RNA sequence: AGUUUUCUUCAGAAACGAGGAUAUUCCUCUACUGGCGGUAACAGCCCGCGAGCGGUCAGCAAAUCCGGUGGAAUUCCGGAGCCAACAGGUUCGGUCUGGACGGGAGAAGAAGGCU
Numbered sequence: 001a002g003u004u005u006u007c008u009u010c011a012g013a014a015a016c017g018a019g020g021a022u023a024u025u026c027c028u029c030u031a032c033u034g035g036c037g038g039u040a041a042c043a044g045c046c047c048g049c050g051a052g053c054g055g056u057c058a059g060c061a062a063a064u065c066c067g068g069u070g071g072a073a074u075u076c077c078g079g080a081g082c083c084a085a086c087a088g089g090u091u092c093g094g095u096c097u098g099g100a101c102g103g104g105a106g107a108a109g110a111a112g113g114c115u
Stems, first nucleotide, its partner, number of pairs: 001115010015030001017029003031095002033084002035049004044082002052060002064080005086098003
């Protein structure tokens, strides 16, 4: 240094306000948020993974374009857009409540083994 085993810790954010309405943090306007790994350079919307559903098998599971710089960017800069698991309930939700003091992609560290 690589690899492997065990253990420990960590590991999801966000509604101020206005309007309408019998009633909504759920509609309209506006505001705000963006897990983890990868990718020639930084990603919610490129490729995957995670929470959810499912004989926990198969499988299902959102969304981007234009211009610029550059060796390299759907990742940066400028502009204009778009999306958001499951369950709940007077209208029905990315922002409320709940499963969840849960689980978890993974991250960091410690100890041992092997090379």

The RNA shown here (FMN riboswitch aptamer (RFN element)) has 115 nucleotides. The sequence is in RNAcentral, with records from Ribocentre and ZWD.